[in-house]
RNA sequence: GCGGUAUUAGUACAAUGGUAGUACGCGGCCUUGCCAUGGCUGAGGCACGAGUUCGAUUCUCGUAUACCGCUCCA
Repeated sequence: GCGGUAUUAGUACAAUGGUAGUACGCGGCCUUGCCAUGGCUGAGGCACGAGUUCGAUUCUCGUAUACCGCUCCA
């Protein structure tokens, strides 16, 4: 220098052009004499920018970060 993959909640991961989910964690309530367990419930997120589209987390382009591979050079 070239190419590929990934980036989604605090953590680990799903999913999808039409309301973004699961588990654990966190807050509240119930249950208990207390704790643990269990049940109900709530908050919290699509890396950034632009484009396409009626509509973008998803498609396209660029940027950033991480990982992997290839090549060249003095």